[in-house]
RNA sequence: CGAGUCGGUCAGGCGGUCGCGUCAGGUCCCUUCGGGGUUCCUGCCGAGGAACGUCCGGGCUCCACAGGGCAAGGUGGUGGCCAACAGCCACCCGGAGUGAUCCGCGGGACAGUGCCACAGAGAACAGACCGCCUUCCGGGUCUCGGCCCGGGAGGUAAGGGUGAAACGGUGGUGUAAGAGACCACCAGCGCCUCAGGUGACUGGGGCGGCUCGGUAAACCCCACCUGGAGCAAGCCCAGACAGCAGACGUUCGAGGACGGCCCGUCCGAGUCUGCGGGUAGGGCGCUGGAGCCGGCCAGCAAUGGCCGGCCGAGAUGGAUGACCGUCGCCGUCUGGCUGGUAACGGCCAGACGGAACAGAACCCGGCGUACCGACCGACUCGUCCA
Numbered sequence: 001c002g003a004g005u006c007g008g009u010c011a012g013g014c015g016g017u018c019g020c021g022u023c024a025g026g027u028c029c030c031u032u033c034g035g036g037g038u039u040c041c042u043g044c045c046g047a048g049g050a051a052c053g054u055c056c057g058g059g060c061u062c063c064a065c066a067g068g069g070c071a072a073g074g075u076g077g078u079g080g081c082c083a084a085c086a087g088c089c090a091c092c093c094g095g096a097g098u099g100a101u102c103c104g105c106g107g108g109a110c111a112g113u114g115c116c117a118c119a120g121a122g123a124a125c126a127g128a129c130c131g132c133c134u135u136c137c138g139g140g141u142c143u144c145g146g147c148c149c150g151g152g153a154g155g156u157a158a159g160g161g162u163g164a165a166a167c168g169g170u171g172g173u174g175u176a177a178g179a180g181a182c183c184a185c186c187a188g189c190g191c192c193u194c195a196g197g198u199g200a201c202u203g204g205g206g207c208g209g210c211u212c213g214g215u216a217a218a219c220c221c222c223a224c225c226u227g228g229a230g231c232a233a234g235c236c237c238a239g240a241c242a243g244c245a246g247a248c249g250u251u252c253g254a255g256g257a258c259g260g261c262c263c264g265u266c267c268g269a270g271u272c273u274g275c276g277g278g279u280a281g282g283g284c285g286c287u288g289g290a291g292c293c294g295g296c297c298a299g300c301a302a303u304g305g306c307c308g309g310c311c312g313a314g315a316u317g318g319a320u321g322a323c324c325g326u327c328g329c330c331g332u333c334u335g336g337c338u339g340g341u342a343a344c345g346g347c348c349a350g351a352c353g354g355a356a357c358a359g360a361a362c363c364c365g366g367c368g369u370a371c372c373g374a375c376c377g378a379c380u381c382g383u384c385c386a
Base pairs, nucleotide, nucleotide: 001382002381003380004379005378006377007376008375009374010373012327013326014325015324016323017322018321020046021045023043024042025041026040028037029036030035048357052368053367055366056365057364058363059362060230061229062228063227067263068262069261070260072226073225074224075223076222077091078090079089080088081087092106093104094103095102096101107221108220112219113218114215115214116213129160130159131156132155133154134153135152136151137150138149139148140147141146168186169185170184171183172182173181187211189208190207191206192205193204194203195202196201234284235283236282237281243275244274245273246272247271248270255267256266257265258264291310292309293308294307295306296305297304298303329354330353331352332351333350334349335348336347337346338345339344
């Protein structure tokens, strides 16, 4: 200098003119004196890294809290973190990359069942299409032998061919040709054992029969976890209304709760259906919290502990905006100056253009997705110079 990997920060600044929302203070108006208001003024505060998707997990609220069984759903290497998780950190194993690093929906395929498209003769305790070998028959050649062609019976998984995958690989012995049939080495599997590690696992030694395909986001098996509904939760205040019909039932018990089902337990005098009628206003929940910032300590880290400081939206047809000026940022072009042998840059000025994704609605922790760009840090590879 070039190419790249990973992590983090920011998401324009300042000023002016209008405008909006909550809250506080004042003022004005109304009042049944409790209060209310779209009067006006002043002050504080006023979106995000994802507020988004609502995919997981929790807090909170209500129902239940008497259990058992079945079913259903979720998670899945190991150790740790966390309120919890399908999240995070570290490590292991497998794969990709020269490397920094990245990717993995990572339990079990000798418990059982199913499936394996197309191609291919054959797709799981397989398979003779071509080939190779033996033998028989017929024909040809030049009489036999030999050779060639066609057919039948049998052997053969070494070679060819198909496929994502063809029932270990290489070499040898052996054979009519062959074959773990046998031998050596290698790979893999199982068992025993030694060493290291908390563990996943890793490294070594011995033995064995010689070899067992893949798929569990197919059923299934194993281990662990899970009650349901959600702020339209759940309460309070004010106000309105009109009942009618039918069915079942009051210890011979309808119905309800234990929000899948069954058993079982408890409550129990009303319940359900249809038609018709009324309301859809206000308040609480509501924002101070697993909170934010800084420092120190423990830890490789995720994270935890301690100390100090801070308060940063709460709307309900839903506020957080618009315009102007100036400075800053990025891109293109033009001009000037300038570094380097070069590739390639740097500075200044001007013109034009650009500045994203998106927006709270009970609150948090994650994940995923979207995003114009700018900056910082750590690291890797290549080339050159010393």
Overview: The prediction has a mean pLDDT of 77. A computed fold for a 386-nucleotide RNA from Lapillicoccus sp., annotated as Bacterial RNase P class A. NCBI's taxonomy places the organism under Bacteria, Bacillati, Micrococcales, Intrasporangiaceae, Lapillicoccus. It matches the Rfam family "Bacterial RNase P class A". Clan: RNaseP clan. The gene name in the source record is rnpB.